[in-house]
Context: one part of a larger RNA
């Protein structure tokens, strides 16, 4: 390796940009390395055939064929290369519209939780299945009024929408990035992937300074209970929240890698373009990116998937090889730590 998977049985990297490499559109010319096929050189034994030598055989000698390496001459040019030159269908721009919580930053707005002050009031309140702890005559729950602080945006809201993934939601303003239409007379394969490398990466948790209403790991009491280091109650710290740094990990999922082509259909949305119809601002149809449900062929061990493919193909690129011992252990590299990452064996079944 011929000749295997990787949605749920092992198995797609959390995402992205990108180096090397691997692949890579449509002519023409030129070259002849890759390929092809002639010849010609080199090439042990064994192994196949044929004869032959030891009484046979194992064994040994001739000889033959095959098949493949290298190098060589002269050739062949249809793909691959390289080379020059050319297009414009990929891909990028330029123009003209649309979209949207997409990212920083700095302002703000209102509900309402909570404490503070104040008036008014008077015995509860608060909590449960029902209690108790707790708070209340040092006036509390409640209710009017003023102000303090912080932290999240009710409706709108949507199998809506934006991002590469994490992720994103009160409103203003600035910076700033992307996608989609549509038209193009511009560049003229500038392209897909992508080992390493680089950078983003929930939440927790770490460092150093803030902040602290609400919630609430740990903690403490009140139940329940045979017992309750719980489930319920009352409190209640770190944290949750801001900046700077750091960690690097999730059921980081669509458990389904990018990319590109194609292969019946209905019936929703969301953002554009066109045409048609009139009642002039609303159907209806065409089509282009999305984003959902059903379903044809097909596919699959079923369950399911079906143009957003898990259908048929094609290029990289990570991963899997019976279960356990193993998201281990040694080593190493990173990290303040916690720890991440790379990763065995011996046993055993």
């Nucleotide at each position: 390796u011929u000749g295997g998977g990787c949605g749920u049985a092992c198995a797609g990297g959390g995402c992205g940009c990108g180096u090397a490499g691997g692949c890579g559109g449509c002519g023409c010319a030129u070259u002849a390395a890759g390929u092809c096929a002639a010849c010609u050189g080199u090439c042990a034994a064994u192994c196949c055939c044929c004869u032959g030598g030891c009484c046979u055989a194992a064994c040994c000698a001739g000889g033959g064929a095959u098949u493949c390496g290298c190098a060589g001459u002269a050739g062949a040019u249809a793909c691959u290369g390289a080379u020059g030159u050319g297009c414009u269908a990929g891909a990028g721009g330029g123009u003209g519209g649309a979209a949207g919580a997409g990212a920083g930053a700095a302002g703000u707005g209102g509900a309402a939780u909570u404490c503070u002050c104040g008036g008014a009031g008077u015995a509860g309140c608060g909590g449960u299945c029902a209690a108790a702890u707790g708070c209340g005559u040092a006036g509390a729950u409640c209710u009017c009024g003023a102000g303090a602080g912080g932290a999240a945006c009710a409706c709108c809201g949507a199998u809506g929408g934006c991002g590469a993934a994490g992720g994103c939601a009160g409103c203003u303003u600035c910076u700033u990035a992307u996608u989609c239409c549509a038209u193009u007379a511009c560049u003229g394969a500038c392209g897909c992937u992508g080992a390493g490398g680089c950078g983003c990466g929930a939440a927790a948790g770490c460092g150093u300074g803030g902040g602290g209403a609400g919630c609430a790991a740990a903690c403490a009491g009140g139940a329940u209970u045979a017992g309750a280091u719980a489930c319920c109650c009352u409190g209640g710290u770190a944290g949750u929240c801001c900046a700077c740094g750091c960690c690097g990990u999730a059921a980081a999922c669509g458990a389904u890698g990018a990319u590109c082509a194609c292969u019946u259909g209905a019936c929703g949305u969301u953002g554009g373009u066109c045409u048609u119809g009139c009642u002039u601002g609303c159907a209806a149809g065409a089509u282009c990116a999305g984003u959902g449900u059903c379903g044809u062929a097909g596919c699959u061990a079923a369950c399911g998937c079906g143009a957003u493919a898990a259908g048929u193909g094609a290029u990289c690129c990570g991963c899997c090889u019976g279960g356990g011992a193993a998201u281990u252990a040694c080593g190493g590299u990173c990290g303040c730590a916690a720890g991440a990452c790379u990763a065995a064996a011996a046993c055993u079944c």
Small-subunit ribosomal RNA, central domain from an uncultured bacterium, 349 nucleotides, folded computationally. The RNAcentral record of the full RNA draws on ENA, Greengenes and SILVA. Model confidence (mean pLDDT): 87 of 100.